[in-house]
RNA sequence: GCGGAUGUAGCUCAACUGGAAGAGCAACGAGCUCCAAAUUCGUCGGCUGGGGGUUCGAGUCCCUCCAUCCGCGCCA
Numbered sequence: 001g002c003g004g005a006u007g008u009a010g011c012u013c014a015a016c017u018g019g020a021a022g023a024g025c026a027a028c029g030a031g032c033u034c035c036a037a038a039u040u041c042g043u044c045g046g047c048u049g050g051g052g053g054u055u056c057g058a059g060u061c062c063c064u065c066c067a068u069c070c071g072c073g074c075c076a
Stems, first nucleotide, its partner, number of pairs: 001072007010025004019056001027043004049065005
């Protein structure tokens, strides 16, 4: 340099043919307990990597940039 994959909550991951984002863990609160652990119930947490475009509507489609990973190539 070329090609490909991935990027969504603090972490690991979903989200169907574009119809508007959810789960588990963690955290916090409550119940239980003499206290704690375990367990049960509840709550919080997102500009979907950045920017732009298409569309009535974008996590999803298009362009560009960034980051990580894989493969190929070049190399004085």